[in-house]
RNA sequence: GGUAUGGCGCAGUCAGGUAGCGCGCUUGGCUUGGAUCCAAGAUGUCGUAGGUUCAAAUCCUACUACC
Numbered sequence: 001g002g003u004a005u006g007g008c009g010c011a012g013u014c015a016g017g018u019a020g021c022g023c024g025c026u027u028g029g030c031u032u033g034g035a036u037c038c039a040a041g042a043u044g045u046c047g048u049a050g051g052u053u054c055a056a057a058u059c060c061u062a063c064u065a066c067c
C1' cells in the first nucleotide's frame, strides 16, 4: 500500500438514501429414478470498536486478520 459484504465467488463505496448478482442450499412441479428445466423460498448485525449525520457497506479515527 491492497483486501475484509449470506455456504462459496463477487458487485455496490468514487457521488451516503430499500443489501444485490452468479453458483450453491430448501420445497414443489416434471422424470421409473437422477440430471436438465420451471416455480417458490430461506440465508448478511457489510472484519471489530468508536465518531459525523435525519440517515453509513459507503465519510472520519483506532484496532484486528490476510496478501
Stems, first nucleotide, its partner, number of pairs: 001067004007023004017054001025041005047063005
About this RNA:
This is a predicted structure of a 67-nucleotide RNA (transfer RNA) from a marine eukaryotic metagenome. Rfam family: tRNA. Its family is annotated with triplet codon-amino acid adaptor activity in the Gene Ontology. The coordinates come from a structure-prediction model, not an experiment, and the mean pLDDT is 80.